Small-subunit ribosomal RNA from an uncultured Bacteroidota bacterium, 1490 nucleotides, folded computationally. Rfam family: Bacterial small subunit ribosomal RNA. The sequence is in RNAcentral, with records from ENA and Greengenes.
C1' cells in the first nucleotide's frame, strides 16, 4: 500500500465485501506454569442473613455487667452469701464531636449539568494555623433513676428526686452589627476602605495529674463551598412561532448572598430561521480506541464534576444536608399481628433469586496508608491492604538440546519388481534441568506511636540509640538431590489468502465473508495422508475505527453515469473597483497565568527480562490578559472614474395590447347547370347518391395565415410570438463621451410569470377531433386502417402550475490561437482589401473529458453567489402539512423488506418485418419429376415373449447394412457350461485324438472299441497336462476422449509481425475508387510485410509429337479359307502406355491511369480457371460415431461372460420419407437386323452340341484372361393393335415347377399357364438440372451358397429446351446503421390473474402508556395571621384554630407515541401455472415526457 465482484472484452461511474487494529466481552475445541491488571454491559428488579459509623469517663449524674479492693455472716481455713461506685474500668442515659467524609449507582437532566476562561464593590466556612481581647455573677430544668399505668408488641403517658462543657439571666465590652453624622483616599454605575463621633444590640466552661486541653469575641490566612457571565456542548423543521411572573420598572419580603427568588402596583414587553417552543436520546470531562492526519467512536477500570438513594414531596437538625445505611407525609409492594395496629428499604461488602449470550466469596487483617473520636494508651473502619475463583486481557517461561540413514516399520500417494512423502522424524547415543517432585534454609514490605535510655533548648517538644508492633507468609528467593522426566493444541488449505493430493458422496448430503462450489472423475462438502498459519491458546460471533477521496476543511461532483430549481424580479445573507488619510474588530508578534494528578511521548531507574511501576522532561495544538505592529480584510473621513445607470442621434425587429380589414382553402346553403355513381383502402366495407350525390356556379359561416421563409428575426427571462394596417406600450444595439460617482454581483424564504391538457361562467363552432357507434383486419382486435362523431380546440373573464418546461449544460465578470458564414450598426470609402461592437451558426490550435464530445456563446483557466446528489429497487410512494371548486399540485419526503449489482461511454460480434452495392440452379425462363395408383425399401407409431440397438429440420428416414431363411450382430423363450474360449515364452507327455452306440431338440452327458502323423533323424507338425501372463463383456458414457465423418461451403474468407492510432477492449493493414470466379489484380492510403485459405503444381479428358510393339493392329508384300489378322510378316495406322509439346489475354481493334472488359477477331484441336475429379482455411453446431477400432474412469463375474435349440429383427388399424413400375400410339406386341465402354471369372465364367415351352439340365471344349468367356439396349427395316381400362397397366392369387442351400412353413429367387387389381398425367405444395447437361436407354461391379437389388457405385448409347433479367422467396459474403442481445431473435422482456411466504399503508374501533390544560380536593410541611388554654404577675414561647402553597387524589375536553382490529390498498420474494406480447431492430403503428 491494496483486493475480489456488473462486461464476450474495456474505461469510468457506483455500491457491497475482503485482508488491520481494538474490546469490561461471548460461544466452540483445547489447555502446563508464573507475574500484572480486570470481572452484572441486562431488570436504579426483589432481598434471606452477617458486618460496612461511631468514639469520649480528660464535660455530667451514676453503676447494669467484669476485676480489684474494704467491711459483715456461717465456717478451723478453702469457701459461699452479701454490703460499700472506694478502685480499675463501664451497659444504659445527657452533652460533645462525628455520621454532609469514605463507599455505591447513572435512574433523571440537552441544564450554566459539564468543561475552559473570567468575576463577586453580592457570600458563607466547623475542625486547622497566626494575632489580639475576654471568661465576672447567678437561676430554672431534665433524662438516667424510682413509683405507677396503657398497649400483643412496637412504644407511649402520669407522678416524684437530680449533674454537666444542656438550657438559661445579669454584668462587662469593641477594631462586631445596626441607624445617623464628619472627614481623606480610591475606584466599577450602585459604591469602597481608613480615621472618627453620637445612639441601640449581643459573649462565654469547664475538665485536671496544676503542665496543658477546652471555652468566648475579633481580625487575617488555608481549606472547602455558593452565586454569576463569555465561549464549546447530540439528533429530528415531517416541531415555527413561543412565553402571563411571561420582560423590564418602584417598593417590599426572603436568603449567606445578587436576582421575578416571592408579593403589591405601574409599563407591554421577552425569545425566535445565528433554530425560539416541542418531540427523543444521553450523566459531563480528563481520557480510551481508530487514523498519516484531519477526523470518526467511545466514557468499564482510574482521576474531577454532577445527579440520585424504594417512588413522590417536606422539612428539621447542623458550619455544612432539604441528608444511601436521619425524621415526617403520600403511594406501590414486603414482613410481624393478639386485628387494634406496627416494621422495613444492599444503586455499601460478601451474598440469594430473577433476568441474561454473560461476569467471582456469605474468606483473612486492621500489619501497612487513609478516615472518626480521644490528652493518649486505644476503640471503630467490607475505605483500604490481603488472599480466593475466572486463559477475561497484557507479558514471560517451558513442553528438551546435540548427533543419528537400514532414508526402519507403519499410513498416504504412484506411471506399482520400483519411486515420492511423513524423514533426522523415531528407534538408538550423548548431554542439559528452566519448569516439576523431594529435602534444607530464608527475606523487603516496619517508619511511626507506646516504653526505657540519652543530647540540645528549658521543663514540653525536636533528634539519637533500645525495645515493642507481619494479615499475606514459612511466601518470594537461595542451595541440593533426582530424572527427559510432568506439559500441544486450533484454524484453515478455489480466489481474494500462506497452504494439494486420495477416498466417499452425485444440485443429495452439505459448505459459503464476497465471487461462488455440489447434477459420477469436486485441490470448494464429508474422511484421510500431507502442508501452511498461529501458538498455552485457536477459530466464530457481535461491536467500534480504518481500508471509504464512499458526506470530500485538508479532500468529491451535477451535458450523458446520482445531481442546474420551469423562468424572472427581489429581501435577509454572503461577495464587492481605484487613490489617500486614519482606527485597531479580525490578522500578527512578544510576555504574563492558566490548562489538576493519572493518561500519551521521551531520558533515567526498580522487580533475573517484559509486562508493571517511579522519577525527571517536553507536551497538552486550548483560553484569557497586556505590550506592540499596521500589509491585507473590517470601520471612519475625503476624492476618482473604467463597473454601474442616465442623456442626444441613427438604424432595427413574427416584441406586447387593443382595433379595423384582406385572399385562398374548407364547410353549409341555394330555386342554377348536369349523371351515375362517389368516396375510400394493402384488398374491401360501413358511409354519400336517382327524394339527382360527386363535378360546377352563386351565396354565408367560423378558423388558420400558403408562397416570401432562411441551423434568418424579436422578447427582461422562460413559456413564447407569422396575413396587411391604425393607436398606445416596451426594448436591446450601434455612435458620441454631456451628466450621477461604485448607486454592482448573486440571491435562502417572498413576490410575478409560466406549452399542452383540464375546470368555472358567458359566447362561439368551418376544419380537426379524446370518448362513444359503424365497417374492416385478426385466434382474438375494447388497437393501428375506413367512415362518421361529442366534449374540446376559438373568444372574454377566473382558476390550474404542470412537461424530454432541454443547450437534459444555473447567474455575473476576468483571461486564453485562429478560419469561415450569417444579422443589424459604426468607421473607411475605390463594387477592392479590411477594421470595429452587440448576436446568431460551422470547422479547429492549446486545454479539459471516462469517452462520445466541449472548444471565446466552453463542457478551458480563475473569482463571487446560489441550488442540487451520495447504490439499485420499495418511491418521487406512505404518513403529515400547505395550495385548490375538482382534477391533482407542492414541499417536502420516509421506513420495513428486498437485490450485488442497477448505470455512462466506447469496442468486437450476432441479430433486424434497417439501409446500399455485388454474387449464387436463390428466383425468374426451361426440361423432368414430387405429392394421387400399385409395388419395392426405410422411418415413425401401434402390437409383441421378443418386434436388438443407433441416427431425428436442413446436416435422420433405399443411413450404419456393399446381401437378416439357419450361423455371423443384437433381442425374447428354453435348455447346458463352472471359471468357457485363446494360447505366446517353457517345461513335460504320446492310449487325451478318433470310431462305434445310448439320450437328448441340440450343445452336452453317459458307454464301449482303437490307438498318433511326417523326417534330411538334427527335430518338427499335432494331442493333452502344466504354466508366469493375460479372461471376457455390441453393458453404461461421443457431455471425459483419439481417429473418422456431416454440415455452413469450394463460401472467400481467417490470422500473424513490426510500425502507428486509442488510457484501454480495440483499430489499422482486410476500408474506399475500380476489376475478378476469388482477399483475384490493380490505383489510392499509417502502413509496411507474411502465413492459412483461392489460384496453380497432381489425376482422368480433348491435339499432336516421339518411344515401344503382345494378348491389341494389317496400308503395302505373301500363304491360306465357305468365311474370319487364320498364317509369314510389318510399326504406316487404330490401339495400347511411358515421355513430351501445347493456351499464356499472346497478337490486333475499342474503352480503361492500371488491373481489367468487350470483339460469332485472328491463329488454334482446344479462348479466357477448355470440361471433369482430387483437395474443405480459422472456426460453428458439447452435430454424429465407445456397435468398426482405439481408448480413461465406472459396472457386471455360478452373468450384463459364453455353448445349443427353435421363434423375432420379415408383425400391421395408420400417416410419412426415398424409389420403382406404369396410366400408354413419341406407344405395345411380334419377326429381323446394327453400334459400346467399363468391368469380373477357377468352389468361377462358360463355348460348342442335345433335352426342355422355359427357369434349367446333361455332354464337351477354352481361359488364372488385350489370348478364353460373360454381354447391350434405346436405334433401324417390316408386320399387327386403332383409342378401350385396351395386345395399356401388371399387383393380387392359383396350380404346375426350376435352382441356391443341412433346411426355402413362419420368410428366397426365378420359369411356364392361367388370373388381370388400382391407375386415363395427379390439389396446396415441394424437388433436381445451364450441355455432352437435364432426359432417355441398357451393361458391369461390390457384398453374395441364394436372394429382397426397383438400391448403392460406375460405364458407355441416344441427347435437349431456357435464362429478359434480380423486384421477390430461401441461405451466404462485405460495407454502412440501430441494439436494453453475448446461452448472441429458437435472444431479451412487460403487466394482469392464479399460488406459496414477508414486510408494510389505511381501517369501524378496541386498548396501552406519555406530558401539558382547567377545575374539584387536599396529607405533611415551611411562612403567615388569630391565639380564650399552657407559660410564674406580665413576658418570651408553646398547644390549638385558620389562611397561602404543594405531592398525591378525582372529573372533563383535547392532544402525543405504541400495540391489536373485521375488511381493504399496493409492493417485495419464490427453476419449469395462466393470457397476451407493451418495450429493445424502423421491435413489426418509432419511442419517450406532462
Nucleotide at each position: 500500500a491494496g483486493a475480489g465482484u456488473u462486461u464476450g472484452a474495456u474505461c469510468c461511474u457506483g455500491g457491497c465485501u475482503c485482508a488491520g487494529g481494538a474490546u469490561g466481552a461471548a460461544c466452540g475445541c483445547u489447555a502446563g506454569c508464573g507475574g500484572c491488571a480486570g470481572g452484572c454491559u441486562u431488570a436504579a428488579u426483589a432481598c434471606a442473613u452477617g458486618c460496612a459509623a461511631g468514639u469520649c469517663g480528660a464535660a455530667c449524674g451514676g453503676u447494669a455487667a467484669c476485676a480489684g479492693g474494704c467491711g459483715g455472716u456461717a465456717g478451723c481455713a478453702a469457701u459461699a452469701c452479701u454490703g460499700c461506685g472506694c478502685u480499675g474500668a463501664c451497659g444504659a442515659g445527657u452533652g460533645g464531636c462525628g455520621c454532609a467524609c469514605g463507599g455505591g449507582u447513572g435512574c433523571g437532566u440537552a441544564a450554566c449539568a459539564c468543561g475552559u476562561a473570567u468575576g463577586c464593590a453580592a457570600c458563607c466556612u466547623a475542625c486547622c494555623c497566626u494575632u489580639u481581647a475576654c471568661a465576672g455573677g447567678g437561676g430554672c430544668a431534665u433524662a438516667a433513676c424510682c413509683c405507677u399505668g396503657a398497649g400483643a408488641a412496637a412504644u407511649c403517658g402520669g407522678g416524684g428526686c437530680u449533674a454537666a462543657u444542656a438550657c438559661u439571666c445579669c454584668a462587662u465590652g469593641g477594631c462586631a452589627u445596626u441607624g445617623c453624622g464628619a472627614u481623606a483616599a480610591g475606584g466599577c454605575a450602585u459604591c469602597u476602605u481608613g480615621u472618627u463621633g453620637c445612639a441601640a444590640u449581643u459573649a462565654a466552661a469547664g475538665a485536671u495529674u496544676u503542665a496543658u486541653c477546652g471555652g468566648u469575641a475579633a481580625a487575617g490566612g488555608a481549606u472547602g463551598g455558593g452565586c454569576a457571565u463569555g465561549c464549546g456542548c447530540c439528533c429530528c423543521a415531517u416541531u415555527a412561532g413561543u412565553u402571563g411572573g411571561u420582560u423590564g420598572g418602584u417598593g417590599a419580603g426572603g436568603u449567606a448572598a445578587c436576582g421575578g427568588c416571592u408579593c403589591a402596583c405601574c409599563a407591554a414587553g421577552a425569545c425566535u430561521g445565528u433554530g425560539a417552543u416541542g418531540g427523543g436520546u444521553a450523566g459531563g470531562g480528563g481520557u480510551u480506541c481508530u487514523g498519516a492526519g484531519a477526523g470518526g467512536a467511545u466514557u468499564a477500570u482510574c482521576c474531577c464534576c454532577c445527579a440520585c438513594a424504594c417512588u413522590g414531596g417536606u422539612a428539621c437538625u447542623g458550619a455544612g444536608a432539604c441528608a444511601c445505611g436521619g425524621a415526617c407525609c403520600a403511594g406501590a409492594c414486603u414482613c410481624c399481628u393478639a386485628c387494634g395496629g406496627g416494621a422495613g428499604g444492599c444503586a455499601g461488602c460478601a451474598g440469594u433469586a430473577a433476568g441474561g449470550a454473560a461476569u467471582a466469596u456469605u474468606g483473612g487483617g486492621c500489619a501497612a496508608u487513609g478516615g472518626g473520636u480521644g490528652a493518649g494508651a486505644g476503640c471503630c473502619u467490607g475505605a483500604c491492604c490481603c488472599a480466593g475463583c475466572c486463559a477475561u486481557g497484557c507479558c514471560g517461561c517451558g513442553u528438551g538440546c546435540a548427533g543419528g540413514a537400514a532414508g526402519a516399520c507403519g499410513g498416504c500417494c504412484u506411471u506399482a519388481u520400483g519411486g515420492g512423502u511423513u524423514g533426522u522424524a523415531a528407534a538408538c547415543u550423548g548431554c542439559u534441568u528452566u519448569u516439576g517432585u523431594a529435602u534444607g534454609g530464608g527475606a523487603c514490605u516496619a517508619a511511626c506511636c507506646g516504653c526505657c535510655c540519652u543530647u540540645a533548648c528549658g521543663u514540653g517538644u525536636a533528634g539519637g540509640g533500645g525495645u515493642c508492633u507481619g494479615c499475606a507468609u514459612g511466601u518470594a528467593c537461595c542451595a541440593u538431590a533426582c530424572g527427559a522426566a510432568u506439559a500441544a493444541g486450533c484454524a484453515u488449505c478455489g480466489g481474494c489468502u500462506a497452504a494439494c493430493u486420495c477416498c466417499g458422496u452425485g444440485c443429495c448430503a452439505g459448505c459459503a465473508g464476497c465471487c461462488g462450489c455440489g447434477g459420477u472423475a469436486a485441490u470448494a462438502c464429508g474422511g484421510a495422508g500431507g502442508a501452511u498459519g498461529c501458538g498455552a491458546g485457536c477459530g466464530u460471533u457481535a461491536u467500534c475505527c480504518g481500508g471509504a477521496a464512499u458526506u470530500a476543511u485538508u479532500g468529491g461532483g451535477u451535458u450523458u453515469a446520482a445531481a442546474g430549481g420551469g423562468u424572472g424580479c427581489g429581501u435577509a445573507g454572503g461577495c464587492u473597483g481605484g487613490u489617500a488619510u486614519u482606527u485597531a474588530a479580525g490578522u500578527c508578534a512578544g510576555u504574563g497565568g492558566u490548562g489538576a494528578a493519572a493518561u500519551a511521548u521521551u531520558g533515567c531507574g526498580g522487580c533475573u527480562c517484559a509486562a508493571c511501576c517511579g522519577u525527571g522532561a517536553g507536551g497538552c495544538u486550548g483560553c484569557c490578559a497586556u505590550u506592540g505592529a499596521a500589509a491585507c480584510u473590517g470601520g471612519a473621513u475625503a476624492c476618482c472614474u473604467u463597473g454601474a445607470g442616465u442623456g442626444u442621434a441613427u438604424a432595427c425587429g413574427a416584441a406586447g395590447u387593443g382595433g379595423g380589414u384582406g385572399g385562398a382553402a374548407u364547410g353549409a346553403g341555394g330555386a342554377g347547370u348536369g349523371u351515375a355513381g362517389c368516396g375510400g383502402u394493402g384488398a374491401a366495407a360501413u358511409g354519400c347518391a336517382u327524394a339527382g350525390a360527386u363535378a360546377u356556379c352563386c351565396u354565408c359561416a367560423g378558423a388558420a395565415c400558403a408562397c416570401c421563409g432562411a441551423u434568418a428575426g424579436c422578447g427582461a427571462a422562460a413559456g413564447g410570438c407569422a396575413g396587411c394596417u391604425c393607436a398606445c406600450u416596451a426594448g436591446g444595439a450601434u455612435a458620441c463621451a454631456a451628466c450621477u460617482g461604485a448607486c454592482g454581483c448573486u440571491g435562502a424564504g417572498g413576490c410575478a410569470c409560466g406549452a399542452a391538457a383540464g375546470c368555472g361562467u358567458g359566447g362561439g363552432u368551418a376544419g380537426c377531433a379524446a370518448a362513444c357507434a359503424g365497417g374492416a383486419u385478426u385466434a382474438g382486435a375494447u388497437g393501428c386502417c375506413c367512415u362518421g362523431g361529442u366534449a374540446g380546440u376559438c373568444c372574454a373573464c377566473g382558476c390550474c402550475g404542470u412537461a424530454a418546461a432541454c443547450g437534459a449544460u444555473g447567474a455575473u465578470c476576468a483571461c486564453u490561437a485562429g478560419c469561415u458564414g450569417u444579422a443589424u450598426g459604426c468607421g473607411a470609402u475605390a463594387c477592392a482589401c479590411u477594421g470595429u461592437a452587440u448576436g446568431u451558426g460551422g470547422c479547429u490550435a492549446a486545454g479539459c473529458g471516462a469517452a462520445a464530445g466541449c472548444g471565446a456563446u466552453a463542457a478551458g483557466u480563475g473569482a463571487u453567489c446560489c441550488a442540487c446528489c451520495u447504490g439499485g429497487g420499495g418511491a418521487g410512494u406512505a404518513c403529515g402539512u400547505c395550495g385548490g371548486c375538482a382534477a391533482c399540485g407542492a414541499u417536502u419526503a420516509g421506513a420495513a423488506c428486498u437485490c450485488a449489482a442497477a448505470g455512462g461511454a466506447a469496442u468486437u460480434g450476432a441479430c433486424g418485418a434497417a439501409u446500399c452495392a455485388g454474387a449464387a440452379g436463390a428466383c425468374a425462363a426451361g426440361c423432368g419429376a414430387u405429392a394421387g395408383a400399385g409395388c419395392a425399401u426405410g422411418g415413425g407409431g401401434u402390437u409383441u415373449a421378443a418386434u436388438u440397438c443407433u441416427a431425428u429440420g436442413a446436416u435422420a428416414g433405399g443411413g450404419g447394412a456393399g446381401g437378416a431363411a439357419a450361423a455371423g450382430g443384437u433381442u425374447g423363450u428354453g435348455g447346458g457350461u463352472a471359471g468357457a474360449a485363446c494360447g505366446u515364452a517353457u517345461g513335460g507327455u504320446g492310449c487325451a485324438u478318433g470310431g462305434a452306440g445310448g439320450u437328448g431338440a441340440a450343445a452336452g452327458c453317459c458307454u464301449u472299441c482303437u490307438u498318433u502323423c511326417c523326417u534330411u533323424c538334427g527335430g518338427g507338425a499335432c494331442u493333452c497336462c502344466a504354466g508366469a501372463g493375460a479372461a471376457g463383456g455390441u453393458a453404461a458414457u461421443g457431455c471425459a476422449u483419439g481417429g473418422c465423418u456431416g454440415u455452413c461451403g469450394u463460401c472467400a474468407g481467417c490470422u500473424c509481425g513490426u510500425g502507428c492510432c486509442g488510457u484501454g477492449a480495440g483499430g489499422u493493414g482486410u476500408u474506399a475508387g475500380g476489376u475478378u470466379a476469388a482477399g483475384u489484380c490493380u490505383u489510392g492510403c499509417a502502413a509496411c510485410g507474411a502465413g492459412c485459405g483461392c489460384a496453380a503444381c497432381c489425376c482422368c479428358u480433348g491435339u499432336c509429337u516421339u518411344u515401344a510393339g503382345u494378348u491389341g493392329c494389317c496400308a503395302g508384300c505373301a500363304c491360306g479359307u465357305g468365311a474370319u489378322g487364320g498364317u509369314g510378316g510389318g510399326g504406316a495406322c487404330u490401339c495400347u502406355a511411358g515421355a513430351g509439346a501445347g493456351a499464356c489475354u499472346u497478337c490486333c481493334u475499342g474503352c480503361g491511369c492500371a488491373a481489367g472488359c468487350a470483339g460469332a477477331g485472328a491463329g488454334g484441336a482446344a479462348g479466357g480457371u477448355g470440361g471433369g475429379g482430387a483437395g474443405g482455411a480459422c472456426g460453428u453446431c458439447a452435430a454424429g460415431u465407445c456397435a468398426g477400432c482405439a481408448c480413461g474412469g465406472c459396472c457386471c463375474u455360478u452373468a450384463c461372460g459364453u455353448c445349443c435349440a427353435g421363434g423375432g429383427c420379415u408383425a400391421c388399424a395408420c400417416a410419412c420419407g426415398u424409389g420403382u413400375u406404369a396410366c400408354a400410339a413419341u406407344g405395345g406386341u411380334c419377326g429381323g437386323u446394327g453400334c459400346a465402354g467399363a468391368g469380373g471369372g477357377c468352389a468361377g465364367c462358360u463355348u460348342g452340341u442335345u433335352g426342355g415351352u422355359g427357369a434349367c439340365a446333361a455332354c464337351u471344349g477354352g481361359c488364372c484372361a488385350a489370348u478364353c468367356u460373360c454381354g447391350a439396349a434405346a436405334g433401324c427395316c417390316g408386320g399387327c393393335c386403332c383409342a378401350a381400362g385396351u395386345u395399356c397397366g401388371g399387383a393380387u392369387c392359383g396350380a404346375a415347377g426350376u435352382c441356391u442351400g443341412c433346411a426355402a412353413c413362419u420368410g428366397g429367387a426365378c420359369u411356364u399357364c392361367g388370373u388381370g387389381a388400382a391407375g386415363c398425367u395427379g390439389g396446396a405444395u415441394u424437388c433436381g438440372c445451364u450441355a455432352g447437361u437435364a432426359a432417355u436407354c441398357g451393361c458391369a461391379u461390390a457384398u453374395c451358397a441364394g436372394c429382397a437389388a426397383c438400391g448403392a457405385u460406375g460405364c458407355g448409347g441416344u441427347g435437349a429446351a431456357u435464362a429478359c433479367g434480380u423486384u421477390c422467396c430461401c441461405g451466404g459474403g462485405c460495407c454502412u446503421u440501430g441494439u436494453a442481445c453475448a446461452c448472441g431473435c429458437c435472444g431479451c422482456c412487460c403487466g394482469u390473474c392464479a399460488a406459496g411466504c414477508c414486510a408494510u399503508g389505511g381501517g369501524a374501533g378496541u386498548u396501552a402508556g406519555g406530558g401539558g390544560u382547567a377545575c374539584c380536593u387536599g396529607a405533611a410541611g415551611u411562612c403567615g395571621a388569630c391565639g380564650a388554654c399552657c407559660g410564674u404577675c406580665a413576658a418570651a414561647g408553646g398547644a390549638g384554630u385558620c389562611g397561602c402553597c404543594u405531592a398525591g387524589g378525582g372529573u372533563a375536553a383535547a392532544c402525543c407515541u405504541g400495540a391489536u382490529g373485521a375488511c381493504u390498498g399496493g409492493g417485495g420474494c419464490u427453476a419449469a401455472g395462466u393470457c397476451g406480447u407493451a418495450a429493445c431492430a424502423a421491435g413489426g403503428u418509432a419511442g419517450c415526457c406532462g